[in-house]
Molecule: small-subunit ribosomal RNA
Organism: oil field metagenome
RNA sequence: AGAGUUUGAUCCUUGCUCAGGAUAAACGCUGGCGGCAUGCUUAACACAUGCAAGUCGAACGGUUUAUGAAAGUAAGCAGUGGCGGACGGGUGAGUAAUGUGUAAGAAUCAACACGCAGGAGGGGAAUAACACUUGGAAACGUUUGCUAAUGCCCCAUAUGGCUUUUAAGUUAAAGAAUCUUUGCCUGUGUAUGAGCUUGCAUCUGAUUAGCUUGUUGGUGGGGUAAAGGCCUACCAAGGCUUCGAUCAGUAGCUGUUUUGAGAAGAUGAUCAGCCACACGGGAAUUGAGAACGGGACCGACUCCUACGGGAGGCAGCAGUGAGGAAUUUUCCGCAAUGGGCUAAGGCCUGACGGAGCAAUGCCGCGUGGAGGAAGACGGCCUUAGGGUUGUAAACUCCUUUUUUCAAUGAAGAAGUUCUGACGGUAGUUGAAGAAUAAACACCGGCUAACUUCGUGCCAGCAGCCGCGGUAAUACGAGGGGUGUUAGCGUUAUCCGGAAUUAUUGGGCGUAAAGAGUUUGUAGGUGGUUUGGUGUGUUUGAUGUUAAAUAUUAAAGCUCAACUUUGAAAUUGCAUUGAAAACUACCAGACUUGAGUAUGGUAGAGGUAAAGGGAAUUUCCAGUGUAGCGGUGAAAUGCGUAGAUAUUGGAAAGAACACCAAGGGCGAAAGCACUUUGCUAGGCCAAUACUGACGCUGAGGAACGAAAGCUAAGGUAGCCAAACGGAUUAGAGACCCGUGUAGUCUUAGCUGUAAACGAUGGAUACUAAGUGGUAGUAUUUUACUGCUGUAGCUAACGCGUUAAGUAUCCCGCCUGGGGAGUACGCUUGCAAAAGUGAAACUCAAAGGAAUUGACGGGGGCCCGCACAAGCGGUGGAGCAUGUGGUUUAAUUCGAAGCAACGCGCAGAACCUUACCAGCGUUUGACAUCCUACGCUAUCCAGAGAGAUUUGGAGUUCCCUUCGGGGACGUAGAGACAGGUGCUGCAUGGCUGUCGUCAGCUCGUGUCGUGAGAUGUUGGGUUAAGUCCCGCAACGAGCGCAACCCUCGUUCUUAGUUGUUUUUAUAUCUAAGAAUACUGCUGAUGAUAAAUCGGAGGAAGGUGAGGAUGAGGUCAAGUCAUCAUGCCCUUUAUAUCCUGGGCUACACACGUGCUACAAUGGUUAAGACAAUGAGUUGCUACUCUGCGAAGACAAGCGAAUCUCUUAAACUUAAUCUUAGUUCGGAUAGUAGGCUGCAACUCGCCUACUUGAAGCUGGAAUCGCUAGUAAUCGCCGGUCAGCUAUACGGCGGUGAAUACGUUCUCGGGUCUUGUCCACACCGCCCGUCACACCAUGGAAGGUGGCCAUGCCUGAAGAUGUUAUCUUAACUCUUUUGAGGUGGAAAUAUCUAAGGCCGGGUUACUGACUGGGGUGAAGUCGUAACAAGGUAGCCGUACUGGAAGGUGCGGCUG
Repeated sequence: AGAGUUUGAUCCUUGCUCAGGAUAAACGCUGGCGGCAUGCUUAACACAUGCAAGUCGAACGGUUUAUGAAAGUAAGCAGUGGCGGACGGGUGAGUAAUGUGUAAGAAUCAACACGCAGGAGGGGAAUAACACUUGGAAACGUUUGCUAAUGCCCCAUAUGGCUUUUAAGUUAAAGAAUCUUUGCCUGUGUAUGAGCUUGCAUCUGAUUAGCUUGUUGGUGGGGUAAAGGCCUACCAAGGCUUCGAUCAGUAGCUGUUUUGAGAAGAUGAUCAGCCACACGGGAAUUGAGAACGGGACCGACUCCUACGGGAGGCAGCAGUGAGGAAUUUUCCGCAAUGGGCUAAGGCCUGACGGAGCAAUGCCGCGUGGAGGAAGACGGCCUUAGGGUUGUAAACUCCUUUUUUCAAUGAAGAAGUUCUGACGGUAGUUGAAGAAUAAACACCGGCUAACUUCGUGCCAGCAGCCGCGGUAAUACGAGGGGUGUUAGCGUUAUCCGGAAUUAUUGGGCGUAAAGAGUUUGUAGGUGGUUUGGUGUGUUUGAUGUUAAAUAUUAAAGCUCAACUUUGAAAUUGCAUUGAAAACUACCAGACUUGAGUAUGGUAGAGGUAAAGGGAAUUUCCAGUGUAGCGGUGAAAUGCGUAGAUAUUGGAAAGAACACCAAGGGCGAAAGCACUUUGCUAGGCCAAUACUGACGCUGAGGAACGAAAGCUAAGGUAGCCAAACGGAUUAGAGACCCGUGUAGUCUUAGCUGUAAACGAUGGAUACUAAGUGGUAGUAUUUUACUGCUGUAGCUAACGCGUUAAGUAUCCCGCCUGGGGAGUACGCUUGCAAAAGUGAAACUCAAAGGAAUUGACGGGGGCCCGCACAAGCGGUGGAGCAUGUGGUUUAAUUCGAAGCAACGCGCAGAACCUUACCAGCGUUUGACAUCCUACGCUAUCCAGAGAGAUUUGGAGUUCCCUUCGGGGACGUAGAGACAGGUGCUGCAUGGCUGUCGUCAGCUCGUGUCGUGAGAUGUUGGGUUAAGUCCCGCAACGAGCGCAACCCUCGUUCUUAGUUGUUUUUAUAUCUAAGAAUACUGCUGAUGAUAAAUCGGAGGAAGGUGAGGAUGAGGUCAAGUCAUCAUGCCCUUUAUAUCCUGGGCUACACACGUGCUACAAUGGUUAAGACAAUGAGUUGCUACUCUGCGAAGACAAGCGAAUCUCUUAAACUUAAUCUUAGUUCGGAUAGUAGGCUGCAACUCGCCUACUUGAAGCUGGAAUCGCUAGUAAUCGCCGGUCAGCUAUACGGCGGUGAAUACGUUCUCGGGUCUUGUCCACACCGCCCGUCACACCAUGGAAGGUGGCCAUGCCUGAAGAUGUUAUCUUAACUCUUUUGAGGUGGAAAUAUCUAAGGCCGGGUUACUGACUGGGGUGAAGUCGUAACAAGGUAGCCGUACUGGAAGGUGCGGCUG
């Protein structure tokens, strides 16, 4: 310090996620030791048991025990009394301020401690204990009587204190023990502690905006330790609040802790300070001070009970239950530190000191060290060679931290002795022996670390992206590796990264984001200058900022953690001194900002009234006749009752052509015939005046298109809705015919728009050029446009009219969806508007630009693409292939073009892969090993055959004679075999776009980049062919050419050809030549080139072929071949016989033959070329009607044969007919091949003689020696299904105006929400499942406040009742009195009642939302998305949506 993730790729915006650190943690696996820390975060839930606060006999009386004869001594006990139980310890419920932090303050108190001043004289009455009596289960009481004090009371005294204006009044005490002290009382001061007050700081919500009646203040009174509405009576009507009152939610606060570079964020365990609480809730007493282990009362709960009544409070230490993911021992000791009491010894102390448990954390140590290669065994991988685990192990030598045992053994103790829980601990010494001690996570990227096997979208993983569908570095396991290490991972939470709330340090044209516009309040901010003050500001000093922590310098534990000491710091606050530039304030001045006055000027600025013509519609009248109207085409509609058309007249309402222009005006919305009235603003010019009056502007106010609403008018045209006609699968639409609200006016309401420049307002500054409008009048000012520099921007773009550079103020944004929705509130007549969430869900959503692809976008160009022609297919019969069906099998593959006479250049057996059946199992085929043999071959038998039995037969090659090789048989195992699967694992080959003209690279340049340029442009070409231009210059693969054939000529040669023969060269086969836009005219940029001409056999590529760039289609082929993986191995292998691939209702493709006279038949006659031939072609002759047969020459072929070419010509006949057309089908008889012709071959002869009379929609081929037509040959092959395929020649046309349209392609450009690329993407209803949520008759709780009733204990007051040791007066068996009781008044907890507010849960039913596998209906959007889309509004429709009105261009 960054990284991953949106895309085909890019840049940006933005969210999500990760790497780091931390924790009072928990969980999983694992676990050797020590030190130091830490340990109920949840139920402030309930608690058994024990302990946690006592002490003093030197305050007091009594009493017990021991001892003693006694005096006494010693030890205790309950009670009175004193001090302490207000500390220490726990917890964080409550509390948003009666709190805390910090800094101050005045109206206070104080036990113990310390200092100072002073005092302590005299008296009295009780009472517990105790004894007696008695009630009760108990707890606990009752009666009578006795007694003490440092308990209580009175008097005296009064330095002093208190009250009071003064005078004056009032106010105290306690002794004990001992011979030394210590207590007591009054006052004052210190220390320390406590109470009170104030400033500032201290969480969230405005979907909480008003709150308050003791409330705010005053006076009197009361009360308190003390100020004070703290309380009370009266008076006044105040007080708080947008700088957030009140209300609601949440929360103990701080020092700190943690993260961060910091600013800051989060946090408030342990330790420390403060506060609050002690089962829940009020109120008191005592006391210096108030209640965890004190009391009274109410309530809930638990326990005891004899049912009458009682007892209790672990948020003290242990511990239990419960809750929970989760947190320890019912331990030891007062030895240390500290606390209470005491004169002291001492007692008490779950504070504390320690130990125990827990890897909970931090720190430290160890699990051995050195050597050791045959690089062992084993494991794993392997290209089979090896590599790796790995010096790792074994083995040798060494050491002993740790472990075990034994011995010794502290400091911690102060103050001379005594005193140690920890603890026989730490430490030390010795002995033994490598001995007792390694795991966890990860290894696709981020992120260090890779392979094998298993699995096969399963099982599973996953922090994000994502992995898994048969070769998974991502799942599980093995090996190996990486990281950390007594730990390692996971989960949770916090900070960081995140500049992702931005003060430091972000943004708002298009990504989220400028309010529709203006005005203006508070607030913020503000021109020049002088003087002053000293608010902010700067600086110094003083006080404080507790300690601990953190930082730093040292020190102590062997180091470290830990601990100790010092320093600095504590950024803050307060007080005080100084400075005076800036800010602020006070006083004054200025004119440039702002404004006013004067004179001009342009304008659809606003508002009211009056007037005008054109058009439309309707009505009236005339002329006139059959149509009009409307559309892509129609129909509905209108019209013989006279329309449309046309002429004249009348009426009405609405809107104002031309001028008219990105021209003008206005804040925006918006504003347009003419004239007039009223009225606002701008601009210009020149002077004068005011003197900062300015800018912005939360709330507030005003205006605000269209639609819509209310009321009253108006209504010509247009026109939501509605009706009808079309279109359509449907058409709730687009189109057509009607048509109501509305559109118009007046008065109100509504308050929204793509209210847009998607750009808030103001001010200043920063290049140029060029238009328009207005003024002035010659140079500029204001407004409005375009291009563009610097600069900015993600880019597009903006660019003096900024989106540049700066300042001020306001508004707004913080991932997408849910949602501008729900709830609440405000406004509105309503429709709605404003404000405005959450649950849940996704890892994206988005902007700009790039390359492609696509478009029912555009431009240019080409092609038998269309057009122009010729001939076909589609109809018939047959052949052939395919689908389907059938079958035991009908083997398999090929599927739009680019499968279908295709693989198959030839299925009777074989082929053959399929089916049935009989067989074989190292195999039909290959290699290796062992043994034996020497073969071959022939004959006979069985069997469908494979096979098998018997017989005959002994003869392979080489040899160094030992043997070896080939072959055969038998045997064992390695292995063979597979036309089994996967063409979506592959190689190779092939098809296709397409013989289309394209596809790329190097360097340079441009761009942040993907990329662009080159390759685009102007011409031209068959062509990215060539020329010119150009930030490009070159190059490569393609094009072309080079190659082959044909056409012409020449040279050479020539048999088997020609010829009677020579000669020759029609011919043959070798080599040359020729054609290059070369010449010429025109056009063109003078170029490239095009058009025409000449010559020439051939002319612009002469014709044809071969030749197929980079890529596309997961195109085809695992069945040509090769090949990975998988599968099979007495079978998916192999052999054989028979069958099947030839089936047959049907459908399709490709062909053949025809339908006839341009023809058929018969007869005669003429002219080719390519090819093939010894397992062959076969002449001649003979036989047969013929297929063919018999015989038999020639030829390995320019010699012989196949081999008569046919169309054609001539002659005759047929005469328009299902025929002398056509030949299917069928019968009979034959021929040929072949082991074999039934399934299932071909041919011949005779006979039979079907459909068919030119073929619907649709569709195919072809541009010249082409189409059409005619025959010939070949391959495969025993034969053939060939009408196929590949070649050969004969005869031999028509047409092309042209590129509008169809199809395909190329190129440029444009749009895009597509990139699996339009067979794309994508919207909404409906159906189903799940999830969260809103409403809802209600229901159930909690909390809060008001009102009323009742009212415990207590406090205060009152009282005529009762009672009363101390005191007073009287002497009395008296009276008074303080006190007490009782009653009562006020306040008041709990409780009850009425309605209210708020919050949570729940609720039949219901609303929308989200997510789901390939459901249903349509196709709204993205291209002109097929009606451009979108915004607002209204109506309407299954749904997306449609339509009207106004607006926007995105």